[in-house]
C1' cells in the first nucleotide's frame, strides 16, 4: 500500500428509518439501630465531518481508532 471487522452511558450490551432495552457500577430516596439485601427515581443524541430522507445509531461518503488478512521493503 490493499482488502474485511469493530466503534453505542464509568463497564459489559441491544437496536438493522420512524426521536436508545438490559445488567453491574455509580449518585439521590425509601425500609433498617448501622451496613447489607429489597422497592423507587436519575443519567448516554450513538467515534468525528459531511451528504440523502418529512424522519438516521440505523442508508451513503471522508477521515479517525483498535483488530485480522494479503502484499512489499530489509
Nucleotide at each position: 500500500u490493499g482488502g474485511g471487522a469493530u466503534g453505542u452511558g464509568g463497564c459489559c450490551a441491544a437496536g438493522c428509518g420512524g426521536u436508545a432495552a438490559g445488567g453491574c457500577a455509580c449518585u439521590g430516596g425509601g425500609u433498617u439501630c448501622u451496613g447489607g439485601u429489597c422497592c423507587c427515581a436519575g443519567g448516554a443524541u450513538c467515534g468525528u465531518a459531511g451528504g440523502u430522507u418529512c424522519g438516521a445509531a440505523u442508508c451513503c461518503u471522508a477521515c479517525c481508532a483498535u483488530c485480522c488478512c494479503a502484499g512489499c521493503c530489509a

Transfer RNA from Saccharimonadales bacterium (SeqCode), 74 nucleotides, folded computationally. The same sequence occurs in records of 2 taxa. The RNAcentral record of the sequence draws on ENA. Its mean pLDDT, the model's own confidence on a scale to 100, is 82. Rfam family: tRNA. Rfam links the family to the GO term triplet codon-amino acid adaptor activity.